[in-house]
Molecule: RNase P RNA; transfer RNA
Organism: Anaerolineae bacterium
RNA sequence: CAAGUUGGCCGGGCAGUCGCGGCCGGAAUUUCCGGCCGAGGAAAGUCCGCACUCCAUAGAGCACGGCGCCGGCUAACAGCCGGGCGGGGUAACCCGACGGAACAGGGCAACAGAGAGGUAUAUUGCCUAUGCAACUGUAUAGUUGCAGGCGAGGGUGAAACGGUGGUGUAAGAGACCACCGGCAGCGGCAGUAAUGUCGCUGGCCAGGCAACCCCCGCCGGGAGCAAGACCAAGCAGGAUGAAAAACGGUUACGGCCGUUUACGGGGCUGCUCGUCCCGUCAGACAUCCGGGUAGGUCGCUUGAGGCCGUUAGUAAUAACGCGCCCAGAUAGAUGACUGCCAGCGGCUGCUGCGGCAGCCGUUACAGAAUGCGGCUUACAGGCCGACUUGCGAU
RNA sequence: CGGGGCGUGGCGCAGUCCGGUAGCGUGCUUGAAUGGGGUUCAAGAGGUCGACGGUUCGAAUCCGUCCGCCCCGA
Numbered sequence: 001c002a003a004g005u006u007g008g009c010c011g012g013g014c015a016g017u018c019g020c021g022g023c024c025g026g027a028a029u030u031u032c033c034g035g036c037c038g039a040g041g042a043a044a045g046u047c048c049g050c051a052c053u054c055c056a057u058a059g060a061g062c063a064c065g066g067c068g069c070c071g072g073c074u075a076a077c078a079g080c081c082g083g084g085c086g087g088g089g090u091a092a093c094c095c096g097a098c099g100g101a102a103c104a105g106g107g108c109a110a111c112a113g114a115g116a117g118g119u120a121u122a123u124u125g126c127c128u129a130u131g132c133a134a135c136u137g138u139a140u141a142g143u144u145g146c147a148g149g150c151g152a153g154g155g156u157g158a159a160a161c162g163g164u165g166g167u168g169u170a171a172g173a174g175a176c177c178a179c180c181g182g183c184a185g186c187g188g189c190a191g192u193a194a195u196g197u198c199g200c201u202g203g204c205c206a207g208g209c210a211a212c213c214c215c216c217g218c219c220g221g222g223a224g225c226a227a228g229a230c231c232a233a234g235c236a237g238g239a240u241g242a243a244a245a246a247c248g249g250u251u252a253c254g255g256c257c258g259u260u261u262a263c264g265g266g267g268c269u270g271c272u273c274g275u276c277c278c279g280u281c282a283g284a285c286a287u288c289c290g291g292g293u294a295g296g297u298c299g300c301u302u303g304a305g306g307c308c309g310u311u312a313g314u315a316a317u318a319a320c321g322c323g324c325c326c327a328g329a330u331a332g333a334u335g336a337c338u339g340c341c342a343g344c345g346g347c348u349g350c351u352g353c354g355g356c357a358g359c360c361g362u363u364a365c366a367g368a369a370u371g372c373g374g375c376u377u378a379c380a381g382g383c384c385g386a387c388u389u390g391c392g393a394u
Numbered sequence: 395c396g397g398g399g400c401g402u403g404g405c406g407c408a409g410u411c412c413g414g415u416a417g418c419g420u421g422c423u424u425g426a427a428u429g430g431g432g433u434u435c436a437a438g439a440g441g442u443c444g445a446c447g448g449u450u451c452g453a454a455u456c457c458g459u460c461c462g463c464c465c466c467g468a
Base pairs, nucleotide, nucleotide: 001390002389003388004387005386006385007384008383009382010381012341013340014339015338016337017336018335020038021037022036023035024034025033026032027031040365044376045375047374048373049372050371051370052224053223054222055221059273060272061271062270064220065219066218067217068216069083070082071081072080073079084098085096086095087094088093099215100214105213106212107209108208124153125150126149127148130147131146132145133144134143135142136141162180163179164178165177166176167175181205182204183202184201185200186199187198188197189196190195228298229297230296231295237289238288239287240286241285244261245260246259247258248257249256250255262280263279264278265277266276267275268274305324308321309320310319311318312317342363343362344361345360346359347358348357349356350355395467396466397465398464399463400462401461404420405419406418407417414451422438423437424436425435426434444460445459446458447457448456
């Protein structure tokens, strides 16, 4: 200097004039004055988790859903940090839906190929030891066909039953041997662990897909701020959702109260158990039909809170200290104009080659609506740091 | 705010659940037939399945993210 990887930050600023929302204070309380504060890193998507509120309580099982290597962080999480293993890359780094396939069982693999799932097959080939037939031949023998043997070579395919070298055989083949690889079992060492590494034994060589069904382990009540609470005003409520029994007391003999059994309806995710509520001629609750109101207050912003510093930790983060209050709207507020500056792009001129001057244009993605922790996506332009590779100089 | 559905030749739709390389109707083009048109008959062209990634040998189909459209409740 070039190419690349990765972490963090800003994303317009200043001044003036006018115009907005909230809170507080002062008043002369129609209204005015003053002070303070006033959108984001994603406010977006609504993909996750939680706080909070209601369902009286929210238990167990099945179903359903989510996660899936190990350790840690966190209120929690499918998040974050670190590590292991696997893959990509020369590397810095990046990605991983990462438990289980002989470990319960089932299923799929088109086309090609001989054959696609554990010894499966007979394409192209190899063999003639064994059997038969034919031909040639002095003999040994040779050739062809059939039966038979082989699965080592070549080919097909994403994938074809470990690899190299030998022994052996008619020809071969872990059939056997040496070494290597994988797998299984038994141990040693390192590590919290996932794992790694070493040794011994064993010819055991038993493929791929679980983002196929599934098995295993862990986790999970439901709705959601339009949740929910209160006030005011106003109207018009109606229908449906089940029959009891026994005992005791009392009676004005109509009935009333209590207990037990059983039953009905309803709530708790879809079901079951369990439990609770309302009852057994009436209501909790549920469903349907029909009206009224669509007003106001709260919830509503002080928080698992932000900044800074110290300590511990590889880090995520935690503890302590300091000291700050940083929107709460409800047709929904922070805008308009002017000037200067800044960044970027283009043109012209100059240049001491560092750059300077003038003009023109332009300055991203994009607006809170209960709040918070993440993930994902969008983003003109600019700044800072670390690392890797290549070229060159000293 | 919450819940659900859809996106495939020019147009309207199958195929997706159960993964093997994409069809039907209509329209368009050409030819035949007719004096000419329509109907009819025959043949043909036209898509990589909303976009981008991932799993797999292989994806319209399975999974994830994004874009657009529609419906229901509150």